[in-house]
Context: one part of a larger RNA
RNA sequence: UGACGGGGGCUCGCACAAGCGGUGGAGCAUGUGGUUUAAUUCGAAACAACGCGAAGAACCUUACCUGGACUUGACAUUCUAGGAUUAGCUAUCUGAAAGGGUAGUGACAUCUCGCAAGAGAUGGAACCAGAACAGGUGUUGCAUGGCUGUCGUCAGCUCGUGCCGUGAGGUGUUGGGUUAAGUCCCCUAACGAGCGAAACCUUUGUCCUUAGUUGCCAGCGGGUAAAGCCGUGGGACUCUAGGGAGACUGCAGGCGUUAAGCCUGAGGAAGGUGGAGACGACGUCAAGUCAUCAUGGCCCUUAUGUCCAGGGCUACACACGUGCUACAAUGGUCGGUACAAAGGGAUGCGAAGUCGCAAGGCGGAGCAAACCCCAAAAAGCCGAUCUCAGUUCGGAUUGAGGGCUGAAAUUCGCCCUCAUGAAGCUGGAAUCGCUAGUAAUCGUGGGUCAGCUACACCACGGUGAAUGUGUUCCCGAGCCUUGUACA
Numbered sequence: 001u002g003a004c005g006g007g008g009g010c011u012c013g014c015a016c017a018a019g020c021g022g023u024g025g026a027g028c029a030u031g032u033g034g035u036u037u038a039a040u041u042c043g044a045a046a047c048a049a050c051g052c053g054a055a056g057a058a059c060c061u062u063a064c065c066u067g068g069a070c071u072u073g074a075c076a077u078u079c080u081a082g083g084a085u086u087a088g089c090u091a092u093c094u095g096a097a098a099g100g101g102u103a104g105u106g107a108c109a110u111c112u113c114g115c116a117a118g119a120g121a122u123g124g125a126a127c128c129a130g131a132a133c134a135g136g137u138g139u140u141g142c143a144u145g146g147c148u149g150u151c152g153u154c155a156g157c158u159c160g161u162g163c164c165g166u167g168a169g170g171u172g173u174u175g176g177g178u179u180a181a182g183u184c185c186c187c188u189a190a191c192g193a194g195c196g197a198a199a200c201c202u203u204u205g206u207c208c209u210u211a212g213u214u215g216c217c218a219g220c221g222g223g224u225a226a227a228g229c230c231g232u233g234g235g236a237c238u239c240u241a242g243g244g245a246g247a248c249u250g251c252a253g254g255c256g257u258u259a260a261g262c263c264u265g266a267g268g269a270a271g272g273u274g275g276a277g278a279c280g281a282c283g284u285c286a287a288g289u290c291a292u293c294a295u296g297g298c299c300c301u302u303a304u305g306u307c308c309a310g311g312g313c314u315a316c317a318c319a320c321g322u323g324c325u326a327c328a329a330u331g332g333u334c335g336g337u338a339c340a341a342a343g344g345g346a347u348g349c350g351a352a353g354u355c356g357c358a359a360g361g362c363g364g365a366g367c368a369a370a371c372c373c374c375a376a377a378a379a380g381c382c383g384a385u386c387u388c389a390g391u392u393c394g395g396a397u398u399g400a401g402g403g404c405u406g407a408a409a410u411u412c413g414c415c416c417u418c419a420u421g422a423a424g425c426u427g428g429a430a431u432c433g434c435u436a437g438u439a440a441u442c443g444u445g446g447g448u449c450a451g452c453u454a455c456a457c458c459a460c461g462g463u464g465a466a467u468g469u470g471u472u473c474c475c476g477a478g479c480c481u482u483g484u485a486c487a
Stems, first nucleotide, its partner, number of pairs: 001487002003484003007481007015471002019434005026325008034316002042053002064311007073133001077132004082127001088105007108123006135300002138298003144294002146289003149285001151283001156195006162171003175186003201277004206245007216234002219232004248271001251265005327427001331386007343374003348367002353362003393424001398419007440463007
């Protein structure tokens, strides 16, 4: 100087408390361990691995296994030799395919000769033979770059000069206040500065202005079952997207050291960082990744490379994590009826109409989309029914019949209909999330994608709480201080 302490002081955080909803019990989905297997490819391992890499394993992917093939190779560059018996194309044999074989046909450029057909020479690509080499998801993340997680959006980490100390080092950065903050003020052997914090950036909340098409419709007229549906039109309103205003403790009172600031209030759409995002200091964990990529060393080179078919990654006495659906009446079922936002669309989205109980089929209008389509929002509201039961709860499992995608749905896809109708009556010890448009709850969209195992992930809106104003305790963190036989 640090680190540590079941030392002390101060302070903070959904850390506890207060509250709401879960997980742990059930069924299923998914990941992992284990076991099994020819293979169940590999990685990730407390927090910070386990719906993670994977924004989508039937083939492909695919790295694994079995079997069949190839050997300058699926891919790149160069060199040497070859030479029309070549490449390519067609047919054919074998084969699961890849591959291997056979037959036929058969090129290009330039130059020379030739009327032409064609002949000859040279050359490039391709081919073939050979040589350098290719190739490796083989190994080492403890050789590395890059990227990422984490402490942690925690408030810290440092430097120059000066001063103090023999020195390591200290001071500054401590102290008194204050803040979300090493934020700011005061004091001060320190005075300044940098990286962080904040601000600048995006979005959302209010207003003004500019501009009105594909958006809007207050006025006039027409029209309909209804509808900006139509005309005149308009830019008022909504909205869209450019520009600006607005919030700064600016104002008032009080507290405070006349400071920084704190409390209350006014005005205001918004008040003390308005909400949200992007942004992550010096460093820690030899953290993660050689399987995104790049890369040193090592290793393989008729194989640890490459191609193909089939299988596997989907196994199943079991254990754990993360979720979904429930156990019902604040509910289930049926009928009617209302209101979003944000997205996507050309090998695409696909309307009306029509067939089918439905999944879906036929159909093909319109739309590169503020125009058309996906598109029905759902919870909600109105009415009917069920009356507390393993039920009109719950939907697993299984049988049968269909639909869709795709060469192909058996291993191993999704959906529909009918039948079947399991466990489950609120879950032990324990444990998780959340402080406001949050939790809870309800649907919607997107990426990946032929299809889908999505209940995942990423976004969007609808309805919309309770509790706390405390810091004794648990956990983590910051500053000061103290002890230490630790570094």
This is a predicted structure of a 487-nucleotide part of an RNA (small-subunit ribosomal RNA, 3' major domain) from a metagenome. The coordinates come from a structure-prediction model, not an experiment, and the mean pLDDT is 82. The full RNA is in RNAcentral, with records from SILVA. Its Rfam family is "Bacterial small subunit ribosomal RNA".